Source information: The RNA shown here (small-subunit ribosomal RNA) has 1468 nucleotides and comes from a metagenome.

[in-house]
RNA sequence: AGAGUUUGAUUCUGUCUCAGAACGAACGCUGGCGGCGUGGAUAAGACAUGCAAGUCGAACGGGACAUUUUGGUAGCAAUAUCUGAAUGUUCAGUGGCGAACGGGUGCGUAACACGUGGAUACCUUCCGGAAAGUGAGAAAUAGCCCAGGGAAACUUGGAUUAAUAUCUCAUGUGAUCGCAAGAUCAAAGGCGCAAGCCGCUUUCUGAUGGGUCUGCGGCCUAUCAGCUUGUUGGUGAGGUAAAAGCUCACCAAGGCGACGACGGGUAGCUGGUCUGAGAGGACGAUCAGCCACACUGGAACUGAGACACGGUCCAGACACCUACGGGUGGCAGCAGUCGAGAAUCUUUCACAAUGGGCGAAAGCCUGAUGGAGCGACGCCGCGUGGAGGUUAAGGUCUUCGGAUUGUAAACUCCUGUCAUGCGAGAACAAAGCCCGCAAGGGUCUGAUAGUAUCGCAAGAGGAAGAGACGGCUAACUCUGUGCCAGCAGCCGCGGUAAUACAGAGGUCUCAAGCGUUGUUCGGAAUUACUGGGCGUAAAGGGUGCGCAGGCUGCGUUGAAAGUCAGAUGUGCAAUUCAGGGGCUCAACCUCUGGACUGCAUCCGAUACUACAAUGCUAGAGUCAUGGAGGGGGAUCUGGAAUUCCCGGUGUAGCAGUGAAAUGCGUAGAUAUCGAGAGGAACACCAACGGCGAAGGCAAGAUCCUGGACAUGUACUGACGCUCAUGCACGAAGGCUCGGGUAGCAAACGGGAUUAGAUACCCCGGUAGUCCAAGCAGUAAACGGUGCACGUUUGGUAUGAGGGGCAACCCCCCUUGUGCCGUAGUUAACGCGAUAAACGUGCCGCCUGGGUAGUACGAUCGCAAGGUUAAAACUCAAAGAAAUUGACGGGGACCCGCACAAGCGGUGGAGUAUGUGGCUUAAUUCGAUGCAACGCGAAGAACCUUACCUGGGCUUGACAUGAGAUUUGUCUCCGGUGAAAGCCGGAUAGUGCAGAAAUGCACGGGUCCCACAGGUGCUGCAUGGCUGUCGUCAGCUCGUGUCUGAGAUGUUGGGUUAAGUCCCGCAACGAGCGCAACCCCUGUAAUUUGUUGCCACCGGAUUCUUCCGAGCACUCAAAUUAGACUGCCCAGAUCAACUGGGAGGAAGGUGGGGAUGACGUCAAGUCCGUAUGGCCCUUACGCCCAGGGCUGCACACGUACUACAAUGGCCAGUACAAUAUGAACCUUCUUCGCAAGGAGUGGGAAAUCGAUAAAACUGGUCUCAGUUCAGAUUGCAGGCUGCAACUCGCCUGCAUGAAGUCGGAAUCGCUAGUAAUGACGCAUCAGCUACGGCGUCGUGAAUACGUUCCCGGGUCUUGUACACACCGCCCGUCACAUCAUGGAAGCUGGCGUUGCCCAAAGCAUUUGGAAGACUUGUCUCCAUAUUCAAAGGCAAAGCUGGCAACUGGGAUGAAGUCGUAACAAGGUA
Repeated sequence: AGAGUUUGAUUCUGUCUCAGAACGAACGCUGGCGGCGUGGAUAAGACAUGCAAGUCGAACGGGACAUUUUGGUAGCAAUAUCUGAAUGUUCAGUGGCGAACGGGUGCGUAACACGUGGAUACCUUCCGGAAAGUGAGAAAUAGCCCAGGGAAACUUGGAUUAAUAUCUCAUGUGAUCGCAAGAUCAAAGGCGCAAGCCGCUUUCUGAUGGGUCUGCGGCCUAUCAGCUUGUUGGUGAGGUAAAAGCUCACCAAGGCGACGACGGGUAGCUGGUCUGAGAGGACGAUCAGCCACACUGGAACUGAGACACGGUCCAGACACCUACGGGUGGCAGCAGUCGAGAAUCUUUCACAAUGGGCGAAAGCCUGAUGGAGCGACGCCGCGUGGAGGUUAAGGUCUUCGGAUUGUAAACUCCUGUCAUGCGAGAACAAAGCCCGCAAGGGUCUGAUAGUAUCGCAAGAGGAAGAGACGGCUAACUCUGUGCCAGCAGCCGCGGUAAUACAGAGGUCUCAAGCGUUGUUCGGAAUUACUGGGCGUAAAGGGUGCGCAGGCUGCGUUGAAAGUCAGAUGUGCAAUUCAGGGGCUCAACCUCUGGACUGCAUCCGAUACUACAAUGCUAGAGUCAUGGAGGGGGAUCUGGAAUUCCCGGUGUAGCAGUGAAAUGCGUAGAUAUCGAGAGGAACACCAACGGCGAAGGCAAGAUCCUGGACAUGUACUGACGCUCAUGCACGAAGGCUCGGGUAGCAAACGGGAUUAGAUACCCCGGUAGUCCAAGCAGUAAACGGUGCACGUUUGGUAUGAGGGGCAACCCCCCUUGUGCCGUAGUUAACGCGAUAAACGUGCCGCCUGGGUAGUACGAUCGCAAGGUUAAAACUCAAAGAAAUUGACGGGGACCCGCACAAGCGGUGGAGUAUGUGGCUUAAUUCGAUGCAACGCGAAGAACCUUACCUGGGCUUGACAUGAGAUUUGUCUCCGGUGAAAGCCGGAUAGUGCAGAAAUGCACGGGUCCCACAGGUGCUGCAUGGCUGUCGUCAGCUCGUGUCUGAGAUGUUGGGUUAAGUCCCGCAACGAGCGCAACCCCUGUAAUUUGUUGCCACCGGAUUCUUCCGAGCACUCAAAUUAGACUGCCCAGAUCAACUGGGAGGAAGGUGGGGAUGACGUCAAGUCCGUAUGGCCCUUACGCCCAGGGCUGCACACGUACUACAAUGGCCAGUACAAUAUGAACCUUCUUCGCAAGGAGUGGGAAAUCGAUAAAACUGGUCUCAGUUCAGAUUGCAGGCUGCAACUCGCCUGCAUGAAGUCGGAAUCGCUAGUAAUGACGCAUCAGCUACGGCGUCGUGAAUACGUUCCCGGGUCUUGUACACACCGCCCGUCACAUCAUGGAAGCUGGCGUUGCCCAAAGCAUUUGGAAGACUUGUCUCCAUAUUCAAAGGCAAAGCUGGCAACUGGGAUGAAGUCGUAACAAGGUA
């Protein structure tokens, strides 16, 4: 300090999410030690048991016990007993002090409760200082004793007794009251031999602690806007420690509130804690200060202090005891229990220390406190070993070579922290007490703890896990799974090769912890004070006026509130920070300093702001003069047009549309002429122009009236700007009442369109539109731009006024309205003196999308509805601008057999062939718009063959290797069988070594193991190859320039077949494509002439290059030449190029071919081959026989043959080229009508092998289902082959179907092309070939042109598309789930108001009795009243829950109906 996420990509806006730190935490897995901290956050729920506040005998009487002892009685005595005294211990009671501290909790409380700073009308036990005093007397009472009641708790009566308990008198330093005189008010003793000490009373003072008042500060809500009657103030009285409506009587009518009263919700406050750079934000555990509370509610008593946690009284709820009459209790003290909860500890030790209470003291008490225990809850520290050591095994991966785990282990050497055992063993402890004149001396005390610590011993021995590994984010592979199981913080993974699931190996990060969940701050400048915005992203109020508020021109003077400076007080301690110190370090503890940004007071300064006073004129306003204007209101007037009515002329249509129809018209329309009625709107002028605050304003005239502007500079003297609430205005539509109604026209009716058409189009038509009076108060009320003021280069147009001139042009000034544009600004688009620039002031508004401008509430309205305005839930986006594409029933330009112009076809018939479908045991598989369908297949009878049925084989039909065994090698025969196969028999290898046995090697067989094999799956895992857009002219790069994606270049003007070339240009160059280079063909030359050729010469002849000679020609090949807009003319920028011409065999790429840019279609192919993965292994492999791929109601594609006379048939006759041949091509002869047979010969080929056909000549047929056409079928044959039944081809004879040129629709072709004719070849035993690939012959027509259809290219435009229009997307309905509004009714909670009843208690009233004394007071008892908790009744209100039914909303896989929006989205 940032990162991920909207898009094809980009910039911006904007949300969500992550990385950090923290926690009184919880949960999961794991867990060695120690130190220091910390631990009921929920039920202020209920509590068993024990303890948590006592102490003083030196205040008092008494009891008990112990010791010592006086006296008496009995006894000789021991002794026993009675009584008294002293000392000590102890018990209940009287009395004193304490119990108001300490400890707990956070219910309540939005408050003087807290914090901070002030104030005083007050109190203060104990403590310090000071002054004075402490004399005399009295009556009771508890206890004890006696008697009684009760289960108990407890209680009644009688008798008796003490005090530092109580009372009276005296005194009066002093205090209180009072103007004064004067009046009134105290006391207690105890201990000690004593000195004296501790007390007591009165007063003053200090200290400590408290009470009260007050300025300022700190939560949410206006969907809470008005609240208040003791309320605000006064007088008087009461009351308190004390001011005060604190209380009461009377009087007045005040007081608070937009600077948020009142109400509602939530909450103890602070020092501080966490986070943050800070400013802030969140929190208020532990520690410390304050407050509040003590089962719930109320009340007082005592006391210095309480309205009292372990006190009292009353009421209530709950629990316990009971003899049923009545009683008792309060853990939010320490432990502990139950409960609820995700969740929070021991019924421990000690008063040794610190502190507290009492006491003269010893001491006693102290769950305060000091310790220990439990919990990884947190922080901190330590350890789980260190050094060397092979590349072990195992695991994992593998390209099979290896890599990795990994110096890791084993192994060798070493150390000894912690834990373990043994031994030693602390500090915290000095006060106090005692002795002593003093100095000084003596003496007691440790819970923690046999702990910390130290020493010794032994042995690596006892001690590592958790999470993660797609990106963010450090860390990768294998296997399993197969949109399943699952993961996930966000984006997102998973549909057969998952680094994202699960397991494993490895790696990474932390480490006695690691993760998860929750919460807070941060990142988030995402509420913006520091530090944001509002033209289009969320956001300017519809407009003006204007109160409060905020802000406000130029001087002078004063005062000093803000402001600035200095000083003082305070800002508790702790915490944080800095520097030291102590625990071995650290955490922790501690010392010193700083800080605590604050508040208050005092003294200064006076620039600025505010205040007071006094001036000024530049802001603002007034005045005078003037012109412009659809500014507003009222009244009057006008003409054109539409419609209607009346009359004339006149006749069959009019009107309407894409086309029609409804409609009007022979009862006379439309058209036309004349007269009239009525309403509404004002053509031309007219403008980019004018006016107005906005809405808005348009014929003309008159009256009334607002504003702006210019000129003049006379007057006022800051009078100004903005403006929450408020007030006014406010289009269209709507509402109320009354008029009016020509035209137009929601609703409605009809006609069309359509699948439908509640629409678009047409014919009608009512509200309404108009006027008057009211309401309503909204608009894309838009410049999507609040108002005002100031500053900042220019150009141009125009309205109004003024000046320079007498006037025009022109120039200048002011004020409006527009355009372009500099700087600047903006995310970009754009804005740009009329700012969206630079500044100032004020107002309004925004904070992700949806839900929703909706619900509820409030308010306004006659209603419709308006204003204000949420949440639950849901999504990870929604959005702005611009970019590149794609698309458009957008535009422009251009091209193509794309259309048009032509020629010939297909679609109709028959047949062939392929496909679909159907069928089947099987009809193997693939190809499916163009770009599948005479395609893979350049040839299915068996084979092929992959399919089906049946029969068989299992290391296999084929390959390699290892082992064992054998040597029956090559092969032959038999049985069985459809064959394959199975069974049986016969048959005796080679080489080397060795005498031989035998061994080794090669080969063969058998067995066994590795493996073979698979046309099984995945073309969506792939290579390779191919199709297609398309032989279309495109596709890119380097450097440079421009925020970015990207653009530029490549666009523009011309031109071309072409991104071909030229010119221009922020571009300059380059590459892949185009073209050219290559092949064929068209012309010529040269060279070479056999198998080719034959002109000349010779020979022979069957008259044919047959032979010789020859290479001229043809031809065959090789090498060259030729064509380049090179030349001329015209056009053109005098560029590219275009048109014409010359020459030439050929002219503007001469004609063909090969050649296919970047890419698109997950296009096609795993069945050509190759190949990853998966699957089968006596079978999904292999062999064999037969069948099938040929199956046939049907549909489609591609072809052939035809329908005839441009023809059929017969006869005659002419001219090719490409190719191909040995299991082959076949001459010739012969047989057969023919297919074909037999014989013979040539040819491994420029040598041998073919009648080319159409054409041409002659004849015949004469328009018909024919002398057309040939399907189908019968008979007879031929050929190939092991075999033609399923299922071949050919021949002859016979038979002679449909068909007479083909509906909608559709295909090919621009010249040697279409059309037409024949020939050749591959595959191949044969053939379904009419297919495919080639060759040559004959040989046309037409193109005006680019409007339209299709495809393509370039530019431009719109876009909500980017899987890219086969896109996107809206609403109803149906189903499921979720949250929510309304709702009769049911049921809680909360406070309020009124009334009823009224406990305890304070105060007051009245009465009574006993007692005391000072005889009018006190105590006690009773009675009554005010107040008064709880309770009851009633009412209105606020706020929850449940709910039949119901409304909309959100989400969901493929549902239904349409197609509203996005392109001109097909009606913008």